[in-house]
Molecule: transfer RNA
Organism: Chaetosphaeridium globosum
């Protein structure tokens, strides 16, 4: 150089046969509970889906570019 896959919250992940408020778990902030720490329990916060276009009434999803990582042929 071909050519495969991935790329969504602070971290690992789900959700891809276009449609309701992008979900969980872990962490992070508050409160409970405790002698104090943990753990438990209860609420918050936090991503316009790696980035730039298009299609479409309607994109995380489908197209096109691009970059990153990664495998894998030469």
């Nucleotide at each position: 150089g071909g050519g495969g896959a991935a790329g969504u919250a602070g971290c690992u992940u789900a959700g891809u046969a276009g449609g309701u408020u992008a979900a969980a778990g872990c962490g992070c902030c508050g409160g409970u509970c405790u002698g104090u720490c943990a753990a438990g329990c209860c609420g918050g916060a936090g991503a316009u889906c790696a980035c730039g276009g298009g299609u479409u009434c309607a994109a995380a999803u489908c197209c096109c570019g691009c970059c990153u990582u990664u495998c894998u042929c030469g």